[in-house]
Small-subunit ribosomal RNA, central domain from a metagenome, 350 nucleotides, folded computationally. The full RNA is in RNAcentral, with records from SILVA.
Context: one part of a larger RNA
Parts: sequence; C1' cells; structure tokens
RNA sequence: UUGGGCGUAAAGCGCACGUAGGCGGUCCAGCAAGCGGGGAGUGAAAGCCCUCGGCUUAACCGAGGAAGUGCUUUCCGAACUACUGGGCUUGAGUACACAAGAGGGUCGCGGAAUUCCCGGUGUAGAGGUGAAAUUCGUAGAUAUCGGGAGGAACACCAGUGGCGAAGGCGGCGACCUGGGGUGAUACUGACGCUGAGGUGCGAAAGCGUGGGGAGCAAACAGGAUUAGAUACCCUGGUAGUCCACGCCGUAAACGAUGGAUGCUAGACGUUGUGGGUAUUGACCCCCGCAGUGUCGCAGCUAACGCGAUAAGCAUCCCGCCUGGGGAGUACGGCCGCAAGGCUAAAACUC
Repeated sequence: UUGGGCGUAAAGCGCACGUAGGCGGUCCAGCAAGCGGGGAGUGAAAGCCCUCGGCUUAACCGAGGAAGUGCUUUCCGAACUACUGGGCUUGAGUACACAAGAGGGUCGCGGAAUUCCCGGUGUAGAGGUGAAAUUCGUAGAUAUCGGGAGGAACACCAGUGGCGAAGGCGGCGACCUGGGGUGAUACUGACGCUGAGGUGCGAAAGCGUGGGGAGCAAACAGGAUUAGAUACCCUGGUAGUCCACGCCGUAAACGAUGGAUGCUAGACGUUGUGGGUAUUGACCCCCGCAGUGUCGCAGCUAACGCGAUAAGCAUCCCGCCUGGGGAGUACGGCCGCAAGGCUAAAACUC
C1' cells in the first nucleotide's frame, strides 16, 4: 500500500455553521461520454492445443483448424447515471393555530442563612477534636433579642423530569431573542445530505485592565498526629471564586459510541401534544406523532454487552487507527501577554 477496523483492545475532531468537493427523490422526452450486450475489424509468422500427412518410428517437419480470455476514431440496439428541457410532491422549506420548557441576553425585585458593625439582656466560658492544642473571651465573648451594612448562592417545589448543537442552564417579575414539538389546511417545487480548508461557540483553572470581596479557600502560618508528616484533622488565611471588557481554547469536553436517510418483534414507565371513547370537566381506557428511560425477539459482538435513542441490516459524506516505550516529546511552522496550545517526527530500545 492493499485490507481490516474505531463503546471497553490503537482509533469519532469538544460542538456547530458553512466554502470547495463528494453524493443525491419521482415521471416524461432528448442526447449517448462512461458502463454493459451484439456484429464487423484487428489480435504477424513460429510455438502451445486438436485433426490429417511426410521421413521404417520418435524427436523433427508440412497442411488445416481451434485458441489467443485483449484492443477499437467503426456499426447496431438497450437502459442506468450524469447532462439538457419539461412536469410532480413523498425529501426540504414557508405561512397559520396551539401548548410545553433551569434555551440565551439585559434590567429590576425578594426571602432564608453566614459574616461584620451598633444597641439591649446576661456571665464565664466559647470554639474545636478521636482526644487535644493553636484561636476567641472579664477591654464582657459564646448564647439571645432589636437595628444596620455587604457579598454570594437560590432550601422546599425537584423528578428515574425539562431545555440546549456541545460546553451547559434552577428564587420571582418585565423587556429583547433562538430552537424544537403537535394539529389542520394552503403554498414553493429537490431548493437536499455531508463537509477538506475556513469561521464561530466552547466547563474549570489561568492571564490582562478596572471594580467587588460575605462565605469558601490553592499558596502560606500556626496547632495536632507521626519514627518523620513539606499530608489527611484543627485554628487562621492571600490569590481565586463574583461583576464588566479583553485573552486563553483545554478536559474522563464521555454515551469513552461523527453526521444524515431508509428498513427490521414486542412489553412496561415517563414528558409534550393531538384524536377516539365517555353526559360537560377531571380521572380511567384505546390510538397517533415527537422526546426520554427500563427490559427484551431476531441479528450483532472476542466477551461484556448493544438491541427501533443499535453496537442489527444497508446507502452517502467527513474524521481517525496501524505493536509498547522514546512522545503527544524534539525541531520547524502557526497562534498566545504569559502559562501554554495546534501541527508533529527520528535515533535508540523491548
């Protein structure tokens, strides 16, 4: 390389949008490059194979045939795909109605709790632990009541629940705004899928500037523990955690499972919505669509397990893997303020 693979053995880009490219529903007509079929042509002779013949046979030689699986600006006809033209509505989309949702952004409001400050009551302890000590307290602590300040997070509801492409999203209200679902009709008429590069989003930590700082808390200090204890436990405590703007671009960014479409037993739960049944509503029962779970047939799998939300059966497109270590490192390049990120070897060794 071919091939075989990518849930857990090496391997799915963290996620999306989208350029080029690849691929593409249904009907009719035209065209016929490619593909496939047939005819004709060609595929030298010799050799190989078959038949007949010539040397007494054979080797050898002569004649005829077959084969030569191939090629072709040729001819004929077929239909698939592409293309061109014209249609269609199932794919895709638009309009309308309805309901659901921690989807996103901005502004405002609320109560509980912690801490701190002021005042009242009150007195000797409080705190902390396995036990203690550091620590706080007669300058009045802890406890309790009243008042005030400030920051952060939103108990119950809460779910095996919902929303989002992923990261992620949870007090209440207003405004702005994205997506999905269901229902019935109308409209556009393949407008689609994927997506190398590219662009955007992207937890936490970290970085820059300015704010903020209650609680928590790397670092740090002290007290314990211990043989030691640069830890686990305790008392403190600074960055940080919060806000605005700008960077960083990583993760066990996980379902360790790329996206799209079609097909393939059932059973039970749950969320949204529609229909039927029912006297109206509610509940119950039945059916459908969309989502989310548990089990499970066939099938798949090395097994575990997966099993209509597939890891089943197929098609299209992208990404990735190719023994372990060296190494996600060096060098180079690109990006970054830095930290570092992305791309990515080899020697050597087993």